[in-house]
């Protein structure tokens, strides 16, 4: 590039110091200290390990990753219904694997 997955789930201490929340508009979050980093814990179960173990499907574990406000926080484009609101696909973007 290319599959796969996204309304479920996981926080506290330090330490730093003004912005963050990818992007643009909305909405939030934040000196009652957001973000970032460390530590120590937690979810998860993509890869991985066993379980006769090739595949495939299940179930444990949790060594390689991710992640631990807010549906990916919502909308961004196209269609549908309906009347200004849902629903449905795609784009972007993220994580995993190759």
């Nucleotide at each position: 590039c290319u599959u796969a997955u996204g309304a479920a789930g996981a926080g506290u201490g330090g330490u730093u110091u003004a912005g963050g929340g990818a992007c643009a508009g909305g909405c939030c979050c934040g000196a009652u200290g957001a973000u970032g980093c460390c530590a120590c814990g937690g979810c998860a179960a993509c890869c991985u390990g066993c379980a006769u173990a090739u595949a495939g499907c299940u179930g444990c574990a949790a060594g390689g990753u991710g992640c631990u406000a807010a549906a990916u926080c919502c909308u961004g484009c196209g269609g549908a219904a309906g009347u200004u609101u849902u629903c449905c696909g795609a784009a972007a973007g993220a994580u995993a694997a190759g």
This is a predicted structure of a 98-nucleotide RNA (SAM riboswitch aptamer (S box leader)) from a bovine gut metagenome.
The model forms 97% of the base pairs in the Rfam consensus.
The coordinates come from a structure-prediction model, not an experiment, and the mean pLDDT is 82.
The sequence is in RNAcentral, with records from MGnify.